[in-house]
RNA sequence: GGGCACGUGGUUCAGUGGUAGAACGCUGUCCUGAUAAGACAGAGGUCGGAAGUUCGAUUCUUCCCGUGCCCA
Numbered sequence: 001g002g003g004c005a006c007g008u009g010g011u012u013c014a015g016u017g018g019u020a021g022a023a024c025g026c027u028g029u030c031c032u033g034a035u036a037a038g039a040c041a042g043a044g045g046u047c048g049g050a051a052g053u054u055c056g057a058u059u060c061u062u063c064c065c066g067u068g069c070c071c072a
Base pairs, nucleotide, nucleotide: 001071002070003069004068005067006066007065010024011023012022013021018055026042027041028040029039030038048064049063050062051061052060
């Protein structure tokens, strides 16, 4: 320098055009002898950045940034 894949709550991941979910973690309440286990409820992400397409973009396109792999 070229190619490919990935980037989504604190963590690990889902979501393949219709205003974002799960598990674990965190907070509160209940239960308990009890700080564990269990039950219920809640907070937390404008989806790496910028443009474009579209009535509408996490999703499609382009560029940039980051990470990993391959080639030279």
The RNA shown here (transfer RNA) has 72 nucleotides and comes from a Pseudomonadota bacterium. The prediction has a mean pLDDT of 83. It matches the Rfam family "tRNA". Rfam classes the family as a transfer RNA. The organism belongs to Pseudomonadota, within Bacteria.